[in-house]
Transfer RNA from an uncultured Bacillales bacterium, 74 nucleotides, folded computationally. The sequence was found in a public genome assembly. It matches the Rfam family "tRNA". The family's RNA type in Rfam is transfer RNA. About the family: Transfer RNA (tRNA) molecules are approximately 80 nucleotides in length.
C1' cells in the first nucleotide's frame, strides 16, 4: 500500500438479509429450598448496538467517513 471479515451487558454470541419496544447463555445481586456449602427454581439489575456525518416519521440495521483487531495479497 490493496482485498476481505469482525467491533452489540463483566465474558461468549444472536438480531442485520427484509429499518419498527435491543435480546439468549455464563457471571453477578436478591428470594425460595438446604444445619450450612453446592446444586436446583423464581425474580431483579447491567448497553451511547466501536466513533462521527447523512437518509428517513423511525437507524444496531441503509449510505459515507474515521478507528481498532484478524486473514489473505504484494
Nucleotide at each position: 500500500c490493496g482485498a476481505g471479515a469482525a467491533g452489540u451487558a463483566g465474558c461468549g454470541c444472536a438480531g442485520c438479509u427484509u429499518g419498527g419496544u435491543a435480546g439468549c447463555g455464563c457471571a453477578u445481586u436478591c428470594g425460595c429450598u438446604u444445619c450450612g456449602g453446592g446444586a436446583g427454581c423464581g425474580a431483579a439489575g447491567g448497553g451511547u448496538c466501536a466513533c462521527g456525518a447523512g437518509u428517513u416519521c423511525g437507524a444496531a440495521u441503509c449510505u459515507c467517513g474515521u478507528c481498532u483487531u484478524c486473514u489473505c495479497g504484494a